A computed fold for a 165-nucleotide RNA from uncultured Limosilactobacillus sp., annotated as Lysine riboswitch aptamer. The coordinates come from a structure-prediction model, not an experiment, and the mean pLDDT is 80.

[in-house]
RNA sequence: UUGAAGAGGUUGCAGUGCUCAUCAGUAACCAUGUGGAGACAGGCAAAUGUCUUAAGCUUGGCGAAAGGGUGCAUUGCCGAAAUGCAGGGGUGUUUGCCCACCACUGACAUUGGGACGUAUUCCGAAAGGAUGCGGACUGUCGCGUGUAUACGCGGGGAGCUUCAA
Numbered sequence: 001u002u003g004a005a006g007a008g009g010u011u012g013c014a015g016u017g018c019u020c021a022u023c024a025g026u027a028a029c030c031a032u033g034u035g036g037a038g039a040c041a042g043g044c045a046a047a048u049g050u051c052u053u054a055a056g057c058u059u060g061g062c063g064a065a066a067g068g069g070u071g072c073a074u075u076g077c078c079g080a081a082a083u084g085c086a087g088g089g090g091u092g093u094u095u096g097c098c099c100a101c102c103a104c105u106g107a108c109a110u111u112g113g114g115a116c117g118u119a120u121u122c123c124g125a126a127a128g129g130a131u132g133c134g135g136a137c138u139g140u141c142g143c144g145u146g147u148a149u150a151c152g153c154g155g156g157g158a159g160c161u162u163c164a165a
Base pairs, nucleotide, nucleotide: 001165002164003163004162005161006160009078012077013076014075015074016073017072018071020069029061030060031059033057034056038051039050040049041048042098043097044096045095046094047093081111082110083109084108085106086105087104089102090101091100092099112138113137116134117133118132119131120130122129123128140155141154142153143152144151145150
C1' cells in the first nucleotide's frame, strides 16, 4: 500500500411484515334547514375540464385512509445511516414562476454511538421529528501517571483491531 475478516450498542443503523393506539367521530358521502352564485383540479396568472337546488353555515345519519408513532418478528449491515448544499429527472390537468413529494448522482460539507437537558419564526393534529448548543456516559487510538484496578489530557470512522500479500 492492497485485500479479507471483525468490534462499539440489548434503545448501534436502516428496510420489510404484522399488531396496537392516535389521526377522528375528522375528511368524504347521504338527508334536512338556511343561503343565493359560485365551487373544484397544491399557490398565483391565463387556459382547459368537471360540478352548480353553487360556496358557506346549522342539525342529524353513516363513517375512513395516508403519513408519523408503540410493540413483536424478520432481513441487510457497522458511514451502517442521517442532515445540509449542488445537479439534473419524475409526480401534483397544460404553460410561466413558486411550493410540496419521490428516487438518483456528488470521499461536496458535518456527525464515532445512543440517551438526557435546552433553544428554534423549521415539519407535524399530537406524540414526536430535524437542526444547533450543553454537560456527562460509552467505544476506540495517542500521550502521561500507574504493580494492577484505574485516572488525566487530546484526536476521529478516509478511523480502530486481527490476518494475509